[in-house]
Molecule: SAM riboswitch aptamer (S box leader)
Organism: uncultured Saprospiraceae bacterium
RNA sequence: UAAUUAUCAAGAAAGGUUGAGGGAAAUGGCCCGAUGACACCUUAGCAACCAGUCCUCCCGGACAAAGGUGCUAAAUCCAUCUCCAAAUUAUUUGGAGAAAGAUGAUCA
Numbered sequence: 001u002a003a004u005u006a007u008c009a010a011g012a013a014a015g016g017u018u019g020a021g022g023g024a025a026a027u028g029g030c031c032c033g034a035u036g037a038c039a040c041c042u043u044a045g046c047a048a049c050c051a052g053u054c055c056u057c058c059c060g061g062a063c064a065a066a067g068g069u070g071c072u073a074a075a076u077c078c079a080u081c082u083c084c085a086a087a088u089u090a091u092u093u094g095g096a097g098a099a100a101g102a103u104g105a106u107c108a
Stems, first nucleotide, its partner, number of pairs: 001108001003106006013043005021032003026080004044072003049068002052063004076100001081097007
């Protein structure tokens, strides 16, 4: 990096360094940000994907949180493409899905 697969409206922040943009990309919206965002480091925490223990033929379930990851503003911040429904007359609202993305596991 590609492929496969599962999940993505829950949950969980303090300190330090730095100093201007940031929220993946494009457009639009909406937010965060000199009362210091983003990023990095430390500590703490959340969750329970893998690994662990127990039950079970399997599927699966329960427990724990010392291991490997992950995560700790806003639904993946929202929309964009397709379909359906409603209002209304070219837009809005709601729902389902797709695409893209993130993370884990497996694999090359």